RNA sequence: ACCACGAAAAGGUAAACCCAUCGCGAGAUGGGGGCGCAAAGUCAUGGGAUCCGCAAUUGAAAAGCAUGCAGACCGCCAGACCGCCGAA
Numbered sequence: 001a002c003c004a005c006g007a008a009a010a011g012g013u014a015a016a017c018c019c020a021u022c023g024c025g026a027g028a029u030g031g032g033g034g035c036g037c038a039a040a041g042u043c044a045u046g047g048g049a050u051c052c053g054c055a056a057u058u059g060a061a062a063a064g065c066a067u068g069c070a071g072a073c074c075g076c077c078a079g080a081c082c083g084c085c086g087a088a
Stems, first nucleotide, its partner, number of pairs: 005086002012037002017032006035075001041081003045078003048073001050072002053069003058064001
């Protein structure tokens, strides 16, 4: 230095919820707030019987299954890239 691993230390981040704004919506951004997280850092590349919108089909139905198009979620999983510390 690298891989594995995750005690300690220094830190980081920020769920639900509330307020404001944007969006048809899922949701996003900022502030508050802390459930948690050793990648809960970044990327929508693959998967997702996760979510949203539109269309059509079936249908009693605005339900459900399957399909098409366009989105969201990286705190659903995987992958890629980057990263603090150093006990067993």